[in-house]
Predicted 3D model of a 71-nucleotide RNA (transfer RNA) from a Candidatus Pacearchaeota archaeon. Its mean pLDDT, the model's own confidence on a scale to 100, is 82. The sequence is in RNAcentral, with records from ENA. Rfam family: tRNA. By type it is a transfer RNA. Gene Ontology term of the family: triplet codon-amino acid adaptor activity.

RNA sequence: GCAGCUUUAGUUUAAUGGUAAAAUGCGAGCUUCCCAAGCUCGAGCUGCGGGUUCAAUCCCCGCAAGCUGCA
Numbered sequence: 001g002c003a004g005c006u007u008u009a010g011u012u013u014a015a016u017g018g019u020a021a022a023a024u025g026c027g028a029g030c031u032u033c034c035c036a037a038g039c040u041c042g043a044g045c046u047g048c049g050g051g052u053u054c055a056a057u058c059c060c061c062g063c064a065a066g067c068u069g070c071a
Stems, first nucleotide, its partner, number of pairs: 001070007010024004018054001026042005047063005
């Protein structure tokens, strides 16, 4: 320099055009003499900027970061 892949909650992963889910973590409550464990509830997320579309995590382009291969 060229090509490919990945980027979603604090963390690890789902969701292949119809408005985002689970685990764990965090907060509150219940339980307990206290702690831990358990149960219930809650907050929190699509890397960034554009385009297509009635509608984009999803399709297209660019940028950024990371990984792999070739030279």
The source organism's lineage runs through Archaea, Nanobdellati and Candidatus Pacearchaeota.